Predicted 3D model of a 1586-nucleotide RNA (small-subunit ribosomal RNA) from an uncultured bacterium. It matches the Rfam family "Bacterial small subunit ribosomal RNA". Its family is annotated with structural constituent of ribosome and ribosome in the Gene Ontology. Model confidence (mean pLDDT): 83 of 100.

RNA sequence: AGCUCUGAUUGAGUUUGAUCCUGGCUCAGAUUGAACGCUGGCGGCAGGCUUAACACAUGCAAGUCGAGCGGUAACAGGAAGAAGCUUGCUUCUUUGCUGACGAGCGGCGGACGGGUGAGUAAUACAUAGGAAUCUGCCUUAUAGUUUGGGAUAACUACUCGAAAGAGUGGCUAAUACCGGAUGUGGACUACGGUUUAAAGCAGGGGAUCUUCGGACCUUGCGCUAUAAGAUGAGCCUAUGCAAGAUUAGCUAGUUGGUGAGGUAAAGGCUCACCAAGGCGACGAUCUUUAGCUGGUCUGAGAGGAUGAUCAGCCACACUGGGACUGAGACACGGCCCAGACUCCUACGGGAGGCAGCAGUGGGGAAUAUUGGACAAUGGGCGGAAGCCUGAUCCAGCAAUACCGCGUGUGUGAAGAAGGCCUUCGGGUUGUAAAGCACUUUUGUCAGGGAGAAUGGUAGUAGAGGUUAAUACCCUUUGCUAUUGAUGUUACCUGAAGAAUAAGCACCGGCUAACUCCGUGCCAGCAGCCGCGGUAAUACGGGGGGUGCAAGCGUUAAUCGGAAUUACUGGGCGUAAAGGGCGCGUAGGUGGUUACUUAAGUCAGAUGUGAAAGCCCCGGGCUCAACCUGGGAAUUGCAUUUGAUACUGGGUAACUAGAGUGUGGUAAAGAGUAGCGGAAUUUCUGGUGUAGCGGUGAAAUGCGUGGAUAUCAGAAGGAACACCAAUGGCGAAGGCAGCUACUUGGGCCAACACUGACGCUGAGGCGCGAAAGCAUGGGGAGCAAACAGGAUUAGAUACCCUGGUAGUCCAUGCUGUAAACGAUGACAACUUUGUGAGGCGCGAAAGCAUGGGGAGCAAACAGGAUUAGAUACCCUGGUAGUCCAUGCUGUAAACGAUGACAACUUGUUGAUGGGAGGGUUACCUUUCGUUGACGUAGCUAACGUGUUAAGUUGUCCGCCUGGGGAGUACGGUCGCAAGGCUGAAACUCAAAGGAAUUGACGGGGACCCGCACAAGCGGUGGAGCAUGUGGUUUAAUUCGAUGCAACGCGAAGAACCUUACCUGGUCUUGACAUCUACAGAACUUUCCAGAGAUGGAUUGGUGCCUUCGGGAACUGUAAGACAGGUGCUGCAUGGCUGUCGUCAGCUCGUGUCGUGAGAUGUUGGGUUAAGUCCCGCAACGAGCGCAACCCUUGUCCUUAUUUGCCAGCACGUAAUGGUGGGAACUUUAAGGAGACUGCCGGUGAUAAACCGGAGGAAGGUGGGGAUGACGUCAAGUCAUCAUGGCCCUUAUGACCAGGGCUACACACGUGCUACAAUGGUCGGUACAGAGGGAAGCCAAGCCGCGAGGUGGAGCAAAUCCAAUAAAACCGAUCGUAGUCCGGAUUGGAGUCUGCAACUCGACUCCAUGAAGUCGGAAUCGCUAGUAAUCGUGGAUCAGAAUGCCACGGUGAAUACGUUCCCGGGUCUUGUACACACCGCCCGUCACACCAUGGGAGUUGAUUGCUCCAGAAGUAGGUAGCUUAAAAAUGGGCGCUUACCACGGAGUGGUCAAUGACUGGGGUGAAGUCGUAACAAGGUAACCGUAA
Repeated sequence: AGCUCUGAUUGAGUUUGAUCCUGGCUCAGAUUGAACGCUGGCGGCAGGCUUAACACAUGCAAGUCGAGCGGUAACAGGAAGAAGCUUGCUUCUUUGCUGACGAGCGGCGGACGGGUGAGUAAUACAUAGGAAUCUGCCUUAUAGUUUGGGAUAACUACUCGAAAGAGUGGCUAAUACCGGAUGUGGACUACGGUUUAAAGCAGGGGAUCUUCGGACCUUGCGCUAUAAGAUGAGCCUAUGCAAGAUUAGCUAGUUGGUGAGGUAAAGGCUCACCAAGGCGACGAUCUUUAGCUGGUCUGAGAGGAUGAUCAGCCACACUGGGACUGAGACACGGCCCAGACUCCUACGGGAGGCAGCAGUGGGGAAUAUUGGACAAUGGGCGGAAGCCUGAUCCAGCAAUACCGCGUGUGUGAAGAAGGCCUUCGGGUUGUAAAGCACUUUUGUCAGGGAGAAUGGUAGUAGAGGUUAAUACCCUUUGCUAUUGAUGUUACCUGAAGAAUAAGCACCGGCUAACUCCGUGCCAGCAGCCGCGGUAAUACGGGGGGUGCAAGCGUUAAUCGGAAUUACUGGGCGUAAAGGGCGCGUAGGUGGUUACUUAAGUCAGAUGUGAAAGCCCCGGGCUCAACCUGGGAAUUGCAUUUGAUACUGGGUAACUAGAGUGUGGUAAAGAGUAGCGGAAUUUCUGGUGUAGCGGUGAAAUGCGUGGAUAUCAGAAGGAACACCAAUGGCGAAGGCAGCUACUUGGGCCAACACUGACGCUGAGGCGCGAAAGCAUGGGGAGCAAACAGGAUUAGAUACCCUGGUAGUCCAUGCUGUAAACGAUGACAACUUUGUGAGGCGCGAAAGCAUGGGGAGCAAACAGGAUUAGAUACCCUGGUAGUCCAUGCUGUAAACGAUGACAACUUGUUGAUGGGAGGGUUACCUUUCGUUGACGUAGCUAACGUGUUAAGUUGUCCGCCUGGGGAGUACGGUCGCAAGGCUGAAACUCAAAGGAAUUGACGGGGACCCGCACAAGCGGUGGAGCAUGUGGUUUAAUUCGAUGCAACGCGAAGAACCUUACCUGGUCUUGACAUCUACAGAACUUUCCAGAGAUGGAUUGGUGCCUUCGGGAACUGUAAGACAGGUGCUGCAUGGCUGUCGUCAGCUCGUGUCGUGAGAUGUUGGGUUAAGUCCCGCAACGAGCGCAACCCUUGUCCUUAUUUGCCAGCACGUAAUGGUGGGAACUUUAAGGAGACUGCCGGUGAUAAACCGGAGGAAGGUGGGGAUGACGUCAAGUCAUCAUGGCCCUUAUGACCAGGGCUACACACGUGCUACAAUGGUCGGUACAGAGGGAAGCCAAGCCGCGAGGUGGAGCAAAUCCAAUAAAACCGAUCGUAGUCCGGAUUGGAGUCUGCAACUCGACUCCAUGAAGUCGGAAUCGCUAGUAAUCGUGGAUCAGAAUGCCACGGUGAAUACGUUCCCGGGUCUUGUACACACCGCCCGUCACACCAUGGGAGUUGAUUGCUCCAGAAGUAGGUAGCUUAAAAAUGGGCGCUUACCACGGAGUGGUCAAUGACUGGGGUGAAGUCGUAACAAGGUAACCGUAA
């Protein structure tokens, strides 16, 4: 260089009415030694006590060697002898003779293998190094292996003991033990020397020798010494490897030295002496937790979590201590001691250690067989065969994980049955099933059948080595025989047969998948948001669907998503977060130049980074998981060689940072002393008299003992008006009369000097408002606390009168504030405009002069095309094109872009210093300080913007959801108050920032309305009527409940109505449809009964017909069904009320904003009006407004009966009565008219307003109908309709009677009154609009009257009710409870109606109540209105003071918008959005939860001081003992030191518990107030005190 490899980073839900942001919570993924629930066919492969290092029954897990030894208990064989007989067998005796071998002596191994993770935060581990060491077996090399000796187990005899076991006497061997010799070597050395080993055994053998055993030789295995290797082990160093500072100081063998001892070895490892060191903010010490690593899981990575299986290291072996043996141990299946526990016991004494494999109990959510085999691999012993091996290899158990396979395949529509849903048509389950045709993996049965076996041994045939040797022995080749736990193996073949095999979770969103029924805030679900209160896709079930699949879900845990601790990769103005401010230490960081160095940095090389694992390329199991070969990687560490830009170290210089000097300058900078005037208060004196003072209004208070007021004087303390400012100074806090002294800092100017001296700054030190504390002064005013007066439901407040600490001074302390610019310090950088004048150049075309003229070619001519063609096309063709000179000076002359040079802090103020100019007004400019507005940029937005919150650098501080909590505990500071540091349990799914739209405000501005005001009349008082509440009742049916229910539904309850109550009845029903049968329908009379009803009875046989029957009606029967004024107006439709006849409500496109949204619709005018005009990033449009409609007011035209009658005529007592008329009035059709059209003024030359003219009417002429988007879950299921639910011999239907009319009371709406503007009596006049046939009813007659009788007229401009009344003219009453008022009651009647008792209206006679104008409060009305007067209508048999309509008479007042109420627009604040009837705080009471304090109590752990001292080791030693060798010895004993357990005292820490107690948290509807959010009704908040 190339190749290869790894590898692709995701979001969603949830705060809001909506938005953007901040920020937490939750989810989707992967994983696990897992567990639990439901389910379960097979195989491969892997893993399987994570908890009690809790206790363990039973069996096994370490033995082996006879080729070390003496031997012979057992087994087998041989030999000899004896006996028996069946004469080749049996039995007995002897014999270690042989194979072998119990126990013993001896050797090697029991330090490996296997288990566990308690301890250990470093005597550990990982990585890289190091020097002062040892190392059995193994390998290599060298040299040896000689000569003697006495013991001792076993055995035997005896003794003790329950046992375990022990003792004494006697015999014996060795590769056991010891001496001598030798000394290659080794060690020591005074260099002379001294010292130091050994063991034999087995096989074979030709000579030679022999005591016949052998010697000897040889081979093999051993033994001794030394040197080296390998392996293993010990020690040291550096770096890395948890948390806590609410653990800050630790250390006395401690740190070092000298010497000695000790060890295999360095070393305080130990000791003596000496010195006083050593460690620590780069975290010592202490506490808590933890075996470490390769790796594993996750992640894009960086990281985070973890340390099962496999592998490396360490530690431990019932707990603690100790050594012995040995190459190696302070030893898991060894020893001694102590302790706890268990077992045996003859009570004297003994035995034991599963954290080996199985297994048991226990603990636990939870983890397996008391299996087989040494066949393989490995280990121990052995010469070997071999023996041993719970290491290991296999099997068993459980879906524990991963991987693979299967549970069938094809066809099959009558789209079967059944289920479910349904709009009743159908849809879906669903080609799914059945049926038909196939296949046979798995499973079952049967048969066959590898490989794992190599080796060893034996036999045989060779070859080689050794040797004297062909023995022996060793190595090796071929053949034969033999060896498999797994194993009824894998695998192969055959047979029958769809046969043997599917579940689990989910289906509101996130998140793939929907419906029915049940339930009714219950039962339940839930990961988050949340679902459930009668139509639940969210609970439970069914159907259907979705996902995964022999599994599926849940729970637990880790990483991820989470950029939510941010190295990669976050922040701090307002969301959490800048220290109150400065000085400064350590630390971090640092200007320019040169040289040097090479620590950082970069590059190469070497070593190492175990294997396994991950990754890649291959290979083997049919694939895969799995196994396996190679590679890559292991990002690290160390050594070494280079490079030198940058950083660092060193050296030498520099001046731009920083500082010093000189000269000026401004200032409430600080400290001390002195001085000043105004004002308040007090005191003295004078004048003077009744109040003063205070407030919303008052009162307390002061005053006739003379206040307040006023004049003069005096005293005393505190604060410094005007100047004064957006101003100045200071690090911050903060600083204000004037003068003096002392003192700090800044700025400016110009030069000189030093030469990086700088910046920041953890700890530290200092300063630090107010309040507060201590001591001593002072004390005028003000003023916590406190007292009194008010206010109030209360008022421990706001207001008032007083008033003490304090405020002031001095000296100390405290150390906090919303200590704020809510913005740490220092440094650097960051916005453009002018372009004049001059000179030159200048395409094409053109002009002028002179040339030139091939081609091309404007003009021009001809042709073609065409409707035309004075164009395109063709032919011809002149200027021109070309050259020289002079003009013209233009092009999208384009990069649609002005070169070069220069200057500059965006604009505009204030302030300090300086420079220049100047006409002395001022102008220009520079350095610093301090403001406002704004570009880019930044920001979630608001905003910020050279004084950054922009772009960068250095350093410090701080944050990581809300609450608990700046709390508790601990520490520390303080005299105290308290400050600093500063958690957790528990609890919530939010808390929060900015901005938006609304709504609201005891916010603001503008405007409107009978809203107030100005007026008129009422209500509230009385009686009555009527409605409601309440009460009562058998029932007093139901609904309506602030405005917007209450003379409302109801335009009319005696029965009916009627829905209610009591009683009596009916059950396919009073009403509808269908079926069958019968009968016409219908009707007369009688009986019972309250009636419904029941019984009896009379008359009647109809209509159509195709002769079958049919239609209507009635009755009977059965069932489908009827019926319901039963519930839900919060399931609904429709209709209606209300804001409100208020002027608003929206849309399209565009623009602005990240977005919700804004703009338009705001603004200036104007209007009744979002009405119109102007302006404007808007331009237009829609629903509303207005107009169109009806009515009324004027006129005209037309028409003329029932209406009218001017003129003409007739007639009457009188009357349009009659003829006639069509003028007038009226009627009812159609027109006209009014539009700010005209004039003047104002206004902006607008819109419009004001005034005027004309006009019947004037500025929407009056009135009505007409009600935008929406609000109130407003009203109505009892008008009607309707979903769902409920009743079905009753919640349906019928009947009679009762009730809706009750009556201590309260309220609403009305009527009548209280009188003289009146009552009564008499007389006289004038309407309009409606109604009338089961009707209105005339005249006449009767009755006081209601009314009766009567019957004319009228389906009505004709007739009737029908006289209008107030008014007017007279009379009377004379202020009285009346000649007012008419209730109530008695009597007598009339009318309606089956019926007037409960319960009608009216009439007459009599009676004659309250009431003398109405408290607080409150209602209506702005002109033909209020007030007043009567008239009519609907409903209706009858029954209005109500309702609806009609006309008559007919006012007063409006200055005006301050206030009350309602509404509209703009703006502002907001913690509200169910929107102020909002939100929300604290105490108290109740329940539960966690936690602090607490007299103490209990336990754990640990420091210090002591006591004690087993076993053991080391030291000492006078006693006892010792066959050989050794004799200054060994053993026993005694003793000293160290020391485990144990004990005592005194401290520390931690945990549990504790009467009582403190606050905290949570909890649908508790109590008291109303602190906060609006000016929250006293602006709120911070610190402090009471």